């Protein structure tokens, strides 16, 4: 001193996706009606309820008790959904920087 429009590049907060862990709520409870089987059985359906809470309230499996009758006991393993939090990743725009020459 020239160039510095866009484009691409590299860095880069927050929100925002979205991964893992953690916390919290709820015991994937409890309770009623109704319906259905009997030891090779013990089920289904409905509501009620519990969270400062949407939602979901089941899946498998152990062992027990019922001498056939109308009642089902305990335990073991699994999440889902809602918020918090912390970590890793993404990440639009915005911001910066970016070539030459003497």
């Nucleotide at each position: 001193g020239c160039a510095a429009a866009a484009a691409c590049a590299a860095u880069u907060a927050a929100a925002c996706a979205u991964u893992u862990c953690g916390g919290u709520a709820u015991a994937u409870a409890u309770c009623a009606a109704a319906u259905g089987a009997u030891a090779a059985g013990g089920u289904u359906u409905u509501g009620a309820a519990g969270u400062c809470u949407c939602u979901a309230c089941c899946c498998g499996g152990u062992c027990g008790c019922c001498g056939u009758a109308a009642a089902u006991g305990a335990c073991c393993g699994g999440a889902c959904u809602a918020c918090c939090g912390a970590u890793g990743c993404g990440g639009c725009g915005c911001a910066u920087u970016g070539g030459c020459g003497g």
Model confidence (mean pLDDT): 78 of 100. The RNA shown here (Purine riboswitch aptamer) has 102 nucleotides. Its Rfam family is "Purine riboswitch aptamer". The family has 133 seed sequences and 4,097 matches in Rfam 15.1. On this family, see Mandal and Breaker, Nat Struct Mol Biol 2004: "Adenine riboswitches and gene activation by disruption of a transcription terminator". Clan: Purine riboswitches. Its family is annotated with purine nucleobase biosynthetic process in the Gene Ontology. It was read from a public genome assembly, where an Rfam model found it.